Notes
Predicted 3D model of a 72-nucleotide RNA (transfer RNA) from candidate division Kazan bacterium RIFCSPLOWO2_01_FULL_48_13. Lineage of the source: Bacteria > Bacteria candidate phyla > candidate division Kazan-3B-28. Its mean pLDDT, the model's own confidence on a scale to 100, is 82.
RNA sequence: GGGCCUGUAGCUCAGCGGUAGAGCAGCCCCCUCAUAAGGGGUUGGCCCUUGGUUCGAUCCCAAGCGGGCCCA
Numbered sequence: 001g002g003g004c005c006u007g008u009a010g011c012u013c014a015g016c017g018g019u020a021g022a023g024c025a026g027c028c029c030c031c032u033c034a035u036a037a038g039g040g041g042u043u044g045g046c047c048c049u050u051g052g053u054u055c056g057a058u059c060c061c062a063a064g065c066g067g068g069c070c071c072a
Stems, first nucleotide, its partner, number of pairs: 001071007010024004018055001026042005048064005
């Protein structure tokens, strides 16, 4: 320098056009003599940024920024 993948909750990831979900973690409760395990409830995200397309964008397109891999 070129190519490809990727950026969503504290963490690991779903969601691929109609105002966002799971597991773990956190908090409360149940259970236990107690702890762990288990059960129930609950909190938590202006979806990397800026433009564009669209009636409508996390989702499509472009550029930028960050991360990863490959080639030179």